[in-house]
């Protein structure tokens, strides 16, 4: 140069067109002399950027970036 997956909360990751989740973690409160463990509540998202389809887009299309494998030329 070529083809592929992947990018969504602090982290790991559901969600394949119609209200953005879930577990760890993070805080409050409950319980305990006290901690932990439970229970229960609560904050935390520009869904990698940017454009385009559509009445609606994480979600479909192109376009660039990043990670990650895999293939091929040259020296």
């Nucleotide at each position: 140069g070529c083809c592929g997956a992947c990018u969504u909360a602090g982290c790991u990751c559901a969600g394949u067109g119609g209200u953005a989740g879930a577990g760890c973690a993070g805080u409050g409160c409950u319980u305990u002399c006290g901690u932990a463990a439970a229970g229960c509540a609560c904050a935390g998202g520009u869904c990698g950027u940017g454009a385009g389809u559509u009445c609606a887009a994480a979600u479909c299309u192109c376009a660039c970036a990043g990670u990650c494998g895999g293939c091929u030329c040259c020296a």
Molecule: transfer RNA
Organism: Polyangiaceae bacterium